[in-house]
Order: sequence, then structure tokens, then C1' cells
RNA sequence: AGCUCGGGAGAGUUCGGACACUUCCCCGACGCCGAAGGCGCAACCGCCCCGGAAACGCUCAGGCAAACGGACCGAGCU
Repeated sequence: AGCUCGGGAGAGUUCGGACACUUCCCCGACGCCGAAGGCGCAACCGCCCCGGAAACGCUCAGGCAAACGGACCGAGCU
């Protein structure tokens, strides 16, 4: 570094339309979240004047019932 298993938060299942027959999904509008990713500052770190850089910030992306996803943590394997 990669793979597998487990744990894993936040924010409207708001309004209208369409579909259809309740839901969800799709479109639009507004309101929000940040822990995929990305970007920014730079705390911090290192082989130190050159590099690496956040859980901080921004929300482009992503997300706002469930599912999926999910930084990060634990265990196992290569």
C1' cells in the first nucleotide's frame, strides 16, 4: 500500500410538478450537512530552507427516510 470482516456521524422523506395509485424513484425551487473525492489556509511533522501536510476552512462534486456510500478505528491476510 492492497484485500476481507466488524464498528461508523451529520443534514428536508420541505414545497410544487410529473409519474402513478399512497411510498420510493425523476424534474424544478428553496433550505441544510460534511467524514468519498477535490480545493484553500496552515496548525503540525520530517530526511529541514526543501518537502509532506489536518478531523480546520470552502462546498465544485457528493450527501440530507431506507439501501448504497462513508473519513476514521479494530482484527485478519498478502